[in-house]
RNA sequence: UCCGACAAGGGCAAACCAGCCGCGAGGCUGGGACGCAAAGCCGCGGGUCAGGGCUCGAGGCCCUGACGGCCGGGCUGCCGAAG
Numbered sequence: 001u002c003c004g005a006c007a008a009g010g011g012c013a014a015a016c017c018a019g020c021c022g023c024g025a026g027g028c029u030g031g032g033a034c035g036c037a038a039a040g041c042c043g044c045g046g047g048u049c050a051g052g053g054c055u056c057g058a059g060g061c062c063c064u065g066a067c068g069g070c071c072g073g074g075c076u077g078c079c080g081a082a083g
Stems, first nucleotide, its partner, number of pairs: 002083001003080002011036002016031006034069001040075003044072003047067008
């Protein structure tokens, strides 16, 4: 460095509920734990979703957003068994 233990110390927090913000996807706070070895950070690529527009209409196109616990990638990080 790769790697990931019936190790040690810990950490995060799904669904759902309450309050608040947002047209909305969704976000924040508190509760709560399904899970996570990066479930820490970054919208760079893909993807999904939302709002608006174009179009006779659309399964098409465009714009603006959202999702990092959808995938890929980048950056950083605790521990040190076996290999």
Notes
This is a predicted structure of an 83-nucleotide RNA (c-di-GMP-I-GGC riboswitch aptamer) from Candidatus Rokuibacteriota. The prediction has a mean pLDDT of 87. The source organism's lineage runs through Bacteria and Bacteria candidate phyla. Rfam family: c-di-GMP-I-GGC riboswitch aptamer. A reference for the family is Smith et al. (2009), "Structural basis of ligand binding by a c-di-GMP riboswitch", Nat Struct Mol Biol. Rfam links the family to the GO term cyclic-di-GMP binding.